[in-house]
RNA sequence: UGGCGAACGGGUGAGUAACACGUGAGCAACCUGCCUUCCGGCGGGGGACAACUCCGAGAAAUCGGGGCUAAUACCGCAUACGUUCCCGGAAUCGCAUGGUUCUGUGGAAGAAAGCGGGGGAUCCUUCGGGACCUCGCGCCGGAAGAGGGGCUCGCGGCCGAUUAGCUUGAUGGUGGGGUAACGGCUCACCAUGGCAUCGAUCGGUAGCUGGUUUGAGAGGAUGGUCAGCCACACUGGGAUUGAGAUACGGCCCAGACUCCUACGGGAGGCAGCAGUCUAGAAGCUUCGGCAAUGGGGGAAACCCUGACCGAGCGACGCCGCGUGCAGGAUGAAGGCUUUCGGGUCGUAAACUGCUUUCGGCAGGGAAGAAGGAUGUUCGGGCUAAUACCCCGGGCAAUUGACGGUACCUGCAGAAGAAGCCUCGGGCUAAUUCCGUGCCAGCAGCCGCGGUAAUACGGGGAGGCAAGCGUUAAUCGGAUUUAUUGGGCGUAAAGGGCAUGCAGCGGUUUCUUAAGUCGGAUGUUAAAGCCCACCGCUCACCGGUGGAGAUGCGUUCGAUACUGAGAGACUGGAGUCCAUCAGAGGCAAGUGGAAUUCCAGGUGUAGCGGUGAAAUGCGUAGAUAUCCGGAGGAACACCAGUGGCGAAGGCGGCUUGCUGGGAUAUUACUGACGCUGAGGCGCGAAAGCCAGGGGAGCGAACGGGAUUAGAUACCCCGGUAGUCCUGGCCGUAAACGUUGUGCACUAGGUGUGGGAGGCAUCGACCCCUUCUGUGCCGCAGCUAACGCAUUAAGUGCACCGCCUGGGGAGUACGAUCGCAAGGUUGAAACUCAAAGGAAUUGACGGGGGCCCGCACAAGCGGUGGAGCAUGUGGUUUAAUUCGAUGCAACGCGAAGAACCUUACCGGGGCUUGACAUCACCCAUUAGGGUGCUAUAGCUCAGGGAAACUUUUCGGGCCGCUGGACAGGUGCUGCAUGGCUGUCGUCAGCUCGUGUCGUGAGAUGUUGGGUUAAGUCCCGCAACGAGCGCAACCCCUACCCACUGUUACCAGCGGAUCAUGCCGGGGACUCUGUGGGAACUGCCGUAGUAAUGCGGAGGAAGGUGGGGAUGACGUCAAGUCAGCACGGCCCUUACGUCCGGGGCUACACGCGUGCUACAAUGGCCGGUACAGACCGUCGCUAAGCCGAAAGGUGGAGCCAAUCGGAAAAAACCGGUCUCAGUUCGGAUUGAGGGCUGCAACUCGCCCUCAUGAAGCCGGAAUCGCUAGUAAUCGGAGGUCAGCUACACUCCGGUGAAUACGUUCCCGGGCCUUGUACACACCGCCCGUCACAUGACCCGAGUCGUCUGCACCCGAAGCCGGUGACCCAACCCGCAAGGGAGGGAGCUGUCGAAGGUGUGGAGGGUAAGGGGGAUG
Repeated sequence: UGGCGAACGGGUGAGUAACACGUGAGCAACCUGCCUUCCGGCGGGGGACAACUCCGAGAAAUCGGGGCUAAUACCGCAUACGUUCCCGGAAUCGCAUGGUUCUGUGGAAGAAAGCGGGGGAUCCUUCGGGACCUCGCGCCGGAAGAGGGGCUCGCGGCCGAUUAGCUUGAUGGUGGGGUAACGGCUCACCAUGGCAUCGAUCGGUAGCUGGUUUGAGAGGAUGGUCAGCCACACUGGGAUUGAGAUACGGCCCAGACUCCUACGGGAGGCAGCAGUCUAGAAGCUUCGGCAAUGGGGGAAACCCUGACCGAGCGACGCCGCGUGCAGGAUGAAGGCUUUCGGGUCGUAAACUGCUUUCGGCAGGGAAGAAGGAUGUUCGGGCUAAUACCCCGGGCAAUUGACGGUACCUGCAGAAGAAGCCUCGGGCUAAUUCCGUGCCAGCAGCCGCGGUAAUACGGGGAGGCAAGCGUUAAUCGGAUUUAUUGGGCGUAAAGGGCAUGCAGCGGUUUCUUAAGUCGGAUGUUAAAGCCCACCGCUCACCGGUGGAGAUGCGUUCGAUACUGAGAGACUGGAGUCCAUCAGAGGCAAGUGGAAUUCCAGGUGUAGCGGUGAAAUGCGUAGAUAUCCGGAGGAACACCAGUGGCGAAGGCGGCUUGCUGGGAUAUUACUGACGCUGAGGCGCGAAAGCCAGGGGAGCGAACGGGAUUAGAUACCCCGGUAGUCCUGGCCGUAAACGUUGUGCACUAGGUGUGGGAGGCAUCGACCCCUUCUGUGCCGCAGCUAACGCAUUAAGUGCACCGCCUGGGGAGUACGAUCGCAAGGUUGAAACUCAAAGGAAUUGACGGGGGCCCGCACAAGCGGUGGAGCAUGUGGUUUAAUUCGAUGCAACGCGAAGAACCUUACCGGGGCUUGACAUCACCCAUUAGGGUGCUAUAGCUCAGGGAAACUUUUCGGGCCGCUGGACAGGUGCUGCAUGGCUGUCGUCAGCUCGUGUCGUGAGAUGUUGGGUUAAGUCCCGCAACGAGCGCAACCCCUACCCACUGUUACCAGCGGAUCAUGCCGGGGACUCUGUGGGAACUGCCGUAGUAAUGCGGAGGAAGGUGGGGAUGACGUCAAGUCAGCACGGCCCUUACGUCCGGGGCUACACGCGUGCUACAAUGGCCGGUACAGACCGUCGCUAAGCCGAAAGGUGGAGCCAAUCGGAAAAAACCGGUCUCAGUUCGGAUUGAGGGCUGCAACUCGCCCUCAUGAAGCCGGAAUCGCUAGUAAUCGGAGGUCAGCUACACUCCGGUGAAUACGUUCCCGGGCCUUGUACACACCGCCCGUCACAUGACCCGAGUCGUCUGCACCCGAAGCCGGUGACCCAACCCGCAAGGGAGGGAGCUGUCGAAGGUGUGGAGGGUAAGGGGGAUG
């Protein structure tokens, strides 16, 4: 040079919504190198070009020229069974074009290449060999096969209709060209088709499948590894070679990028294996080997192979294994916790015994290897041959990357090997302590955290485990897109109504067999899933076999149903005839009442209007009234859950035209029917356009009122409009919030229309039936409410609609409209709900019934004055603290000068003022001095007074030390206990039963009655409990007993007089015990409960009063009465002392006292209570003082004595209406008492002083009978007192209640509710601020894309080709011809350019609404 390969293998998923993929078919329309089988052939020639050599150009890449040469390279010629084409003939087959086979002396065209091994005769020889024979590998023509490919078709698998029309080679035909082949594949001509609501076109997204994952399944999501197919190889275009490519590691061109360069030119394409960089939250070694498997070449050895086999890295996943096993209770130490006993970590550890996997060290050590080839040997084939070659068998040596790996053995020793992760409020398995204090933080959802956090962080515990969690994602749960398997009255959801093309469709016969059903068969690749067995020690993993693969094709059968074809039927539907009702529609005409206006008459001062007024109208004559006229609109009564209509809707009367419906009986047609996306039509009111009309009414607007305001409600006016004609609009709570049609499924009772029957002289009544329209109600349904033959029941057919709330019926787009606007209709963002029905409460300027000094009717007050007292505020060193609407404020406090005392300033103490324990010493208490002090400290002195005396023991004091004391420090929102309040209101509950899915209801509601859930009656309730009532106390009457200190009738005594004395036990009274009243009796009403009236009685209907306070509410009050958890202080937040403060004072408020006077003040006189208290006490008589008081000391531990005088009242006198003889504040002076002490800061007495105040604004309180009002008395606390307070006691002693409309509070029933910390609730919009998302937007910047035009590379094809060319032909040759090529040129043609559209995106001044806080 040549041949084959390089189109396989390997990578990736950009593009692609397509015959790309899957599946099943077809090609009678095709190709196929190497491989297999078969038939036949391989004759004879020719000319070149590489390598090489010589020159030249270039930086390089590379290129040009001259010369030589071989072939299985290249080119003619020969031959041709069969091959191809043309012309015939015959047979046979098929779904059409047609196919297959046979046939001819038919005609024409078309091939080839040699190389190697061996060989005995014969021939040739240049003596090398060749011819020849034979074998092997090749070569040529042809027929088949296998495998591979090409093309065509049915069916299947994404989203968007806010993409509805798309298409010009487009659809088809004829003819040419082209291809391996069919075909508009391409071209010329002709025709005008083709696709699409069963979704074309356009836009977005995407490689498809076997499979994977999830799921009970149906489905959903997904397509990484492995396997099949497709596409791609820097981006776009193109051909060449070849059997095969439009070719990842080939070529050409254009573009972007990178690199080299001598600036002239060149080179490149890891989505191969490794590796680098960049981006990113994030994905590995620049390893070993061709030993195996596979591929290519080769005859083979062998070569190549980042395919592959292995190793490395990564807990990324799956599987397996280890970190020890057994014993071991003083339940160790330690941690945590605790009720301080204990519990728990926990047999866990220590300790004792045992074992040795894995790891370590040492030794041994595979399978994976079969073949190939070599040597030798045996058998067979080929052949003329024992040669060569080929096939098969035996023997020998040989081939391993992993790897000295798996595995085996030995040695030592519990030895080297558990984590950090997560969780612990519920879901969900595992809790307590500490820290923190709505902070720090947690959080999947609900939600935790604001001082006792099982929720944060830590401790200790639980789970899992070489892993454990977080984040992201998919399916499930979710019947929450519902085929299986949902809904639409009120939760989201029926179209406003009709008409109508596609959907569905009555009875029956025959045919067919498309759907449907069954059998067989082909296919449904392998792997995977499932089952069985087997191999790695098990498992993961792997091997073998089976099953399955729900689909599609073919074929055979079945024929009930559906479909198709043919025929018949009458029940659905419709038609004719007869009758009937009706505000059904349209048009024309016509009527009366009323309002207003106009003209006239009468007539005079108002009318009108409202809750009340005013604006308005009216002496220029209104309103009123009479007559006449004009005009518009609407049609009283009838009138009716009556009628008609598809809905909207329709109402005087008459006429015309016209639609629908009902009934009755035949007849007729013969499925003609039902529904209905789009389409088309109708469609209240308001609104719009044009032209009319305009009485009343009446948006807007004006005025008057109301009101805080009143752009409203009310009033006076009033324009559009309302009316008519024509044309738009197309919406409504267009609602029965219920689509249309058909069928079936108890009834009862009204009402509109019709028919029949019975009956009758006839009309009713009555019965039956059809069709409308209501009510009630069973089954059934429903979440419930409710619906219930007019269904929301049971079914069928078809349509519409829904899928959490808000954003929003908004934005953008499209479309309709003159406009207003309609129709269609999102997203971002945001929330953990929004919603329905029902339940229990609470609430209502809802309803009904009822009660309470709740109002009303009365009486007296408060609010004004002065004072007292409490409080707020202010002040202060401190004015201690608490109580704060009712239900704090004369409250804790039944008594702050010190004390109390908690506060403030000052001075002291530190085991303490007080308790317990331990220990030691000791008599102890007490007195004095100094320091400002009785605290404390210090100093000195004393042993006087008291106790036991025997010790033990007890008590007291002191010293020491620590355990501890102590705290009126905080938390009443950690608590106990106690209390207030609703409220002495009549309620609050339970068991069983029943009803309801349930919350819950019933009972407890209802009819009566009561003070009462008191009682009666009724009742699916029957009973019961806590409350009510009663039982208890005081009081009113009587009786019995008792009889002093009380009493005194009778008897006796004494006195001026007196129960003073004897005595009495009658009375009063004291005390105890009984009785008495129960609606018992009578009348009356009533079923009853009970009410009303009466009698008797001291008392009459719970006789009067008290005690007694249901379930609960107010996180009501109290840590300062006490107790108590937790926290805090510990030479102080404890404790002691003296002083001060709680007593302040510009003011506000509450509760009281005293008044303002004649029903009174003052003076004098005379009466009559009850209850209570008293020995650290009450204190008499007497005396002193003007008085407070002093003195005095009798009596009394109290029916004995004392406080003690009761006061108002009554009698007499005086004052005479005045800031007074009212009123007494304030202040001065002098006294008294208590007490250590009255300055801050006590009370009392006397004298003097004599303030405000002449009955109290708005408002507000108490009281219904022995009450209010008024009068005094006592007590507790207490040295004294601020007490005028509080709690008791009695004296005198009223008025009024029609009544329940209203105010307040309460009870029961009912109703509405968007409230449930419950109306002091909930909640809407603007405005202001902050945050993030969205829409519009002058513009501006990229991207994609349509159309038109320009330019036009490479290249194929066509034309030309005067230049170039060895093979073949002619020619001796020159030369010519055939054929080919360079070049040029034409069509097409990528990138690029220009213009003009479209789509989507980024960004943006400014504007807009919406969300959250």

This is a predicted structure of a 1413-nucleotide RNA (small-subunit ribosomal RNA) from an uncultured prokaryote.